Record summary: Transfer RNA from a Clostridiales bacterium, 73 nucleotides, folded computationally. It matches the Rfam family "tRNA". The family's RNA type in Rfam is transfer RNA. The sequence was found in a public genome assembly. Model confidence (mean pLDDT): 81 of 100. Lineage of the source: Bacteria > Bacillati > Bacillota > Clostridia > Eubacteriales.

RNA sequence: GCUGAUAUAGCUCAGUAGGCAGAGCACUUCCUUGGUAAGGAAGAGGUCACCAGUUCGAAUCUGGUUAUCAGCU
Numbered sequence: 001g002c003u004g005a006u007a008u009a010g011c012u013c014a015g016u017a018g019g020c021a022g023a024g025c026a027c028u029u030c031c032u033u034g035g036u037a038a039g040g041a042a043g044a045g046g047u048c049a050c051c052a053g054u055u056c057g058a059a060u061c062u063g064g065u066u067a068u069c070a071g072c073u
Base pairs, nucleotide, nucleotide: 001072002071003070004069005068006067007066010025011024012023013022019056027043028042029041030040031039049065050064051063052062053061
């Protein structure tokens, strides 16, 4: 230098023929217990890496940028 993959909640990750952004763990409150753990209920938490484009509508499609990983030279 070229090619490919990945980027979504604090962490690990789902989410495809474009149409309300989710799960588990963790966190907060409550229930349960003599107390703790376990269990149960409810809740909070997101500019879907960034900048543009297409579209009535983009996490999703297109182009570019950045970061990480892998391969080639």